Predicted 3D model of a 350-nucleotide part of an RNA (small-subunit ribosomal RNA, central domain) from an uncultured bacterium. The coordinates come from a structure-prediction model, not an experiment, and the mean pLDDT is 85.

Context: one part of a larger RNA
RNA sequence: CUGGGCUUAAAGCGCGUGUAGGCGGUCUGGCAAGUAUCUUGUGAAAUCCCCGGGCUCAACCUGGGAAUUGCUCGGUAAACUGCCGGACUUGAGGCGGAUAGGGGUGCCUGGAACUCUAGGUGGAGCGGUGAAAUGCGUAGAUAUCUAGGGGAACGCCUGAGGCGAAAGCGGGGCACUGGGUCCGACCUGACGCUGAGACGCGAAAGCGUAGGGAGCGAACGGGAUUAGAUACCCCGGUAGUCUACGCCGUAAACGAUGCGUACUAGACUUCUGUGUCUCUGACGGCAGGGGAGUCGAAAGAAAACCGAUAAGUACGCCGCCUGGGGAGUACGGCCGCAAGGCUAAAACUC
Numbered sequence: 001c002u003g004g005g006c007u008u009a010a011a012g013c014g015c016g017u018g019u020a021g022g023c024g025g026u027c028u029g030g031c032a033a034g035u036a037u038c039u040u041g042u043g044a045a046a047u048c049c050c051c052g053g054g055c056u057c058a059a060c061c062u063g064g065g066a067a068u069u070g071c072u073c074g075g076u077a078a079a080c081u082g083c084c085g086g087a088c089u090u091g092a093g094g095c096g097g098a099u100a101g102g103g104g105u106g107c108c109u110g111g112a113a114c115u116c117u118a119g120g121u122g123g124a125g126c127g128g129u130g131a132a133a134u135g136c137g138u139a140g141a142u143a144u145c146u147a148g149g150g151g152a153a154c155g156c157c158u159g160a161g162g163c164g165a166a167a168g169c170g171g172g173g174c175a176c177u178g179g180g181u182c183c184g185a186c187c188u189g190a191c192g193c194u195g196a197g198a199c200g201c202g203a204a205a206g207c208g209u210a211g212g213g214a215g216c217g218a219a220c221g222g223g224a225u226u227a228g229a230u231a232c233c234c235c236g237g238u239a240g241u242c243u244a245c246g247c248c249g250u251a252a253a254c255g256a257u258g259c260g261u262a263c264u265a266g267a268c269u270u271c272u273g274u275g276u277c278u279c280u281g282a283c284g285g286c287a288g289g290g291g292a293g294u295c296g297a298a299a300g301a302a303a304a305c306c307g308a309u310a311a312g313u314a315c316g317c318c319g320c321c322u323g324g325g326g327a328g329u330a331c332g333g334c335c336g337c338a339a340g341g342c343u344a345a346a347a348c349u350c
Base pairs, nucleotide, nucleotide: 004321005320006319007304008303012318014201015200016199017198021194022193023192025088026087027086028085029084030083031082033081034080035077036076037075038074041071042070049065050064051063052062053061054060091191092188093187094186095184096183097182098181099180103177104176105175106174107173108172109171110154114150115149116148117147118146119145120144121143125136126135162169163168206247207246208245209244210243211242215241216240220236221235222234223233258317259316260315261314262313263312269293270292271291272290274287275286276285277284300306323350324349325348332343333342334341335340
């Protein structure tokens, strides 16, 4: 390079925005770069191949032809690709109306629980476990009532339910704000798809500075258990968990399934929109290939567990894989305060 692959065997970048590049809807005029055909020159000779000739044959030698799949001058064609121009609306976007939603940011606020403080009642236990002990308690605990302080998380509703590109998002109110979907067919007129680099976002843990600290709780201390127990269980408990700003940039970042478009029997169900109805309703019937989520099945593919949200049938573009270990390591480079991250081998060995 060709070929084959990437749900689970090696393999989809964690996710997005987008540059170059690749690819690109319908009709039409032109050009002729690609393309096709004809043609000019060239493509040394020898070799190979074909038809002959010469050594008695052959090897070998020799004449002619073919081939040399390429490049090139010029002409012709105009379907396809390309380029230039014109037109279009179905792709894409806009506009108007409607609509669902834990989508995002900031501010305000609520109740339950917990804990602390003060006071009242009360008077010997409480707590904890398999059983205990450490622990707390006559300096009055636990329990109970009142008042006050504090931080974090939001029960029921809650659903195979919703929203978001992913990470993720759940008490209530207000302000600001992103996206989706449906209906109209009014506007633009291919403005599109993908996307190497790049840039942005990115759970938890971790890091820096400043706050905060109720509960929980790595580390750590103690009590048990045990042969031991650097654990599981119990009593404590620091970082952390929370907030602001700045880093880190990873994950079983999973649907282990890149994005877009089209096509390919049906059936049931949930959310949501639209239209419609002889709807007694906080909702119902009907309609359409509206959008989203889920379940099982036909064909097909498949090892199977897929199956209109494909892992089916095709096309476009990107990423990635190439036996196990060594190793996601060393070295180098880039990034980071550090922890470390990204890129990424070889010897050797089976």